Description
This is a predicted structure of a 353-nucleotide part of an RNA (large-subunit ribosomal RNA, domain IV) from a Desulfomonilaceae bacterium. The full RNA is in RNAcentral, with records from ENA. Model confidence (mean pLDDT): 88 of 100. The source organism's lineage runs through Bacteria, Pseudomonadati, Thermodesulfobacteriota, Desulfomonilia and Desulfomonilaceae.

[in-house]
Context: one part of a larger RNA
Order: sequence, then structure tokens, then C1' cells
RNA sequence: CCAUCGUUAAGGAACUCGGCAACUUGACACCGUAACUUCGGGAAAAGGUGUGCCCCAUUAGGGUGUAGCGGUUCUCCCGUGAAGCUUGAGGGGGUUGCAGUGAAAAGGCCGUGGCGACUGUUUACUAAAAACACAGGACUCUGCAAAAUCGCAAGAUGAAGUAUAGGGUCUGACGCCUGCCCGGUGCCGGAAGGUUAAGGGGAGCUGUUAGCGCAAGCGAAGCGGUGAACCGAAGCCCCGGUAAACGGCGGCCGUAACUAUAACGGUCCUAAGGUAGCGAAAUUCCUUGUCGGGUAAAUUCCGACCUGCACGAAUGGCGUAACGAUUGCGGCGGUGUCUCAACGAUGACCUCG
Repeated sequence: CCAUCGUUAAGGAACUCGGCAACUUGACACCGUAACUUCGGGAAAAGGUGUGCCCCAUUAGGGUGUAGCGGUUCUCCCGUGAAGCUUGAGGGGGUUGCAGUGAAAAGGCCGUGGCGACUGUUUACUAAAAACACAGGACUCUGCAAAAUCGCAAGAUGAAGUAUAGGGUCUGACGCCUGCCCGGUGCCGGAAGGUUAAGGGGAGCUGUUAGCGCAAGCGAAGCGGUGAACCGAAGCCCCGGUAAACGGCGGCCGUAACUAUAACGGUCCUAAGGUAGCGAAAUUCCUUGUCGGGUAAAUUCCGACCUGCACGAAUGGCGUAACGAUUGCGGCGGUGUCUCAACGAUGACCUCG
């Protein structure tokens, strides 16, 4: 020097990405306790005061309960209750130390945002979270030999259940809500028309050859090969529906009596052009946007604005009390985190033996 501890003048977060670590607080009793709120909470909110020992004192009161008294359904039992045992707040007086929950053990607190409602669950061995789950909501499938799942099958789960049931998908308490688009993709319904397989069908063509013919050749039946029209389902095309199905939700130009802006108008395109609410946001590139607050000083934070590069409504939108080993910002208290280091203890290292 290092590790683990103890103490520290003055200051008190100046440390640092960040109060990380450490410190503070701490028990019990009493007083007292805000916004907000789903009226349960918030809350041990916050903030205060007290605490030893002795005497009055065998304190008041409580528990148990003998005797006695009373009751009685009369060997019992019930009520009350001297005694005894036990417990015991509060009051008055006194006394003592630096210090009385005398050691040990024992919440630091407050304000304000984001996210997730909550208790739970998770990467066994770098992530505990805003991720998963959740109660609640919705859509959809399933009529029972159910749908769905496992298995080649038998069979099994579903379920010894029966639509207030079971499966799948999405969302995620609660409050207020959840807009427009069905053109594409998917799903559901429809069946007139188009297309369309195997199969049916068998025109035509063709191989073979009895026969005919001088020959070239023709050529029945049969047995073969090939094969047109025509009849053929679902599907697809087609016609509708459906977005808490997958998804999508515009551009340019002009216009008001300062300027600016544009309620208004024109035009192009689209299936329809983003409604409510929110908005530099866990989303904002430009950007440390601009204004306000907080600081002496603020790329963070809070409140606004809206020019939303590139929010937006169950891939849910916006709020929200309570909750959180969550994350951001600020304050009080107290501190060796620091200014800036010092001393001490133990261990280790080192030296000597």
C1' cells in the first nucleotide's frame, strides 16, 4: 500500500453518470397528521412529547376465586363475592447521572413526473423489468360420437363436462371512450354465367386381313391403337358481407380593410383520407425547438405551445387512488462521497528468528 472496521476540526454532496457507499431514522405510549381518493385508503403520513429509581401504596380498575349471601330444576349448578394469589394504567411527591427503550436488537422523510392497475411470474450460472401473467373486455369455433389435441391404429385428453360449457386469438383493474375505409389479403355467405380433373362418351383417323383386282390398290367382321363434339364437382373467376379479421387512414394552388394566418374556394388522386384525446412524448431528425418555472449558473426535470422528420383509438387512446428491491427530477435531515486527508484496531503482505 491492501482488506474489514472505529473516530474525526471547519465545511456538508462542493464527490459522482447517479448520494454509489456510508450516515441519519429506529422500540413502546400519548398528542397530532395534508393534497388526493375507487371512501377501503393515503398513514407509522408529516411533526412533536414522554420513558430510570424511591415513596404515597396493600393505588383505582381487571383476572381468578375460598368463606359468606342470594337463586335453584336441590349430591350438581348459576349469580355476587370478604380472603388468598395475580395483573395493573394513571396521579402526587422525592431523588440521581453527561446520558434512563442508559448495552444489543428495531422505518430516514417529503414533493413531482414516466411506465405497469394491483399480489404474483421470469432469463438455475451477467438482465426481476416498462417483459410474462392477471381479474375484466371482445371476436371466433364447437349441438356432443362437440370443436380442438396426441396417436399408424385401437384408444385417450377435452369431460365422467354440455353453449352461464369447452377450444383458439387479441386486449389487459377501474373511469371516459373506441372514429372513417371491405379497393388488396383472409374469413363467411351465394349460386346464374365463365373456366375446370378423373370418369362417361364415342364421331373421325389408323394397324392387322377374309375377300376382290392383271396390277396399283380397295377392303367387311373381329382384334388392337388413337381419339373430336358432348356430359362431368369442389376450386378459381364472379356477386355480396365482414376491421376488438391482416391491414390502411393524401397532394398542390389561391383567398379576410397593416402584417400574419386562413373559417372559405379551386383542382388532382384515393377503398377511405387520422375523428376524440394526447403531443419535442420510453415516439421530435433538425434540437440544448420556443416561452414559463425551478438554480448564482440547468443538453436533465416540470408546465405550456404545436412546425406530430415518423402519436392516435382493444398491434387499444386518454386519465387514474393504491401498489413497485421499477425509472427520471427536486427538496429536508444527516453524513469522510468530497475539499483532504489523519489517527487507531484486526487481518494479510513484508523483514527477522